Context: one part of a larger RNA
RNA sequence: UUGGGUUUAAAGGGUGCGUAGGCGGCCUAUUAAGUCAGUGGUGAAAGGUAUCAGCUUAACUGAUGACGUGCCAUUGAAACUAACAGGCUUGAGUACAGACGAGGUAGGCGGAAUAUGUGGUGUAGCGGUGAAAUGCAUAGAUAUCACAUAGAACACCUAUUGCGAAGGCAGCUCACUAAGCCGAUACUGACGCUCAGGGACGAAAGCGUGGGGAGCGAACAGGAUUAGAUACCCUGGUAGUCCACGCCGUAAACGAUGAUUACUCGAUGUCGGCGAUAUACUGUCGGUGUCCAAGCGAAAGUGAUAAGUAAUCCACCUGGGGAGUACGAUCGCAAGGUUGAAACUC
Numbered sequence: 001u002u003g004g005g006u007u008u009a010a011a012g013g014g015u016g017c018g019u020a021g022g023c024g025g026c027c028u029a030u031u032a033a034g035u036c037a038g039u040g041g042u043g044a045a046a047g048g049u050a051u052c053a054g055c056u057u058a059a060c061u062g063a064u065g066a067c068g069u070g071c072c073a074u075u076g077a078a079a080c081u082a083a084c085a086g087g088c089u090u091g092a093g094u095a096c097a098g099a100c101g102a103g104g105u106a107g108g109c110g111g112a113a114u115a116u117g118u119g120g121u122g123u124a125g126c127g128g129u130g131a132a133a134u135g136c137a138u139a140g141a142u143a144u145c146a147c148a149u150a151g152a153a154c155a156c157c158u159a160u161u162g163c164g165a166a167g168g169c170a171g172c173u174c175a176c177u178a179a180g181c182c183g184a185u186a187c188u189g190a191c192g193c194u195c196a197g198g199g200a201c202g203a204a205a206g207c208g209u210g211g212g213g214a215g216c217g218a219a220c221a222g223g224a225u226u227a228g229a230u231a232c233c234c235u236g237g238u239a240g241u242c243c244a245c246g247c248c249g250u251a252a253a254c255g256a257u258g259a260u261u262a263c264u265c266g267a268u269g270u271c272g273g274c275g276a277u278a279u280a281c282u283g284u285c286g287g288u289g290u291c292c293a294a295g296c297g298a299a300a301g302u303g304a305u306a307a308g309u310a311a312u313c314c315a316c317c318u319g320g321g322g323a324g325u326a327c328g329a330u331c332g333c334a335a336g337g338u339u340g341a342a343a344c345u346c
Stems, first nucleotide, its partner, number of pairs: 004317003007300002012314001014201002017198001021194003025088004030083002033081002035077008049065006091191001092188004096183001098181001103177003107173003110154001114150008125136002162169002206247006215241002220236004258313006266291009295302002319346003328339004
């Protein structure tokens, strides 16, 4: 390098958008770049190869032929690819109507709980644990009642549910806004698929500036446990968690399964539409689950939501360690990210 692979053995990019590139529906006509056929030229010699010949044979050498799969020119063919012209509607999209949803952004409102404060009642404990102690409490705690304030999260409904490209999204309401689905017609007429670079989004933690700070709580302090206990348990508690703006760009970012398209037994739930009947039964389109035939698979398993049968494009893998390290480059305020070896060793 080829062959071969990528759920779990090494290997699918975190996700979508999209440039170059690659690939691309049906019909007709033209051209002839690719393609195919014929002819001519060239393709040095030696080597290799076939036959014959010369040294007694062989190695070796000589002669002749074929080959030299290529290139150039020319004459044709027109199925396929391509180019160009015209047309089509099945792919793709637009308009109309309808319903669905924790999809997104911004504002307003709500109750429960918790904590704190003030006031009342009330008296000696409370709290915590396996057991305790630190801690709080006669300066009146815990408990209980009333009022006030604050921040954060939204019990039940709630699920094998729904929505979103992924990350993710849940109190109620309003404004703005996006996507998908179904139905019936009309319209555009291949406008498509994938996508190296690129740019956008991207949990948590972390960083910068300014707010906020109830609960929880890295670090830290104390009490226990223990041989020790830099832990598990307990009492406190700072960053943080929350908001605005900006950065970071990583996760077991997982379905450990790239995107798109076509085809390939059945059974049974469920969500959103539609049709018929009008109670069920049954049908159809789109999602989401479970069980399974064939097939596939090393097996576990998967099985129309494929890991089956095919096609196009992208990404990635090539023994373990060294190592996702060093060096360089680049991005970042930093933390670090991306790219990414070798010696050596088994």
The part of an RNA shown here (small-subunit ribosomal RNA, central domain) has 346 nucleotides and comes from an uncultured prokaryote. The full RNA is in RNAcentral, with records from ENA. The prediction has a mean pLDDT of 87.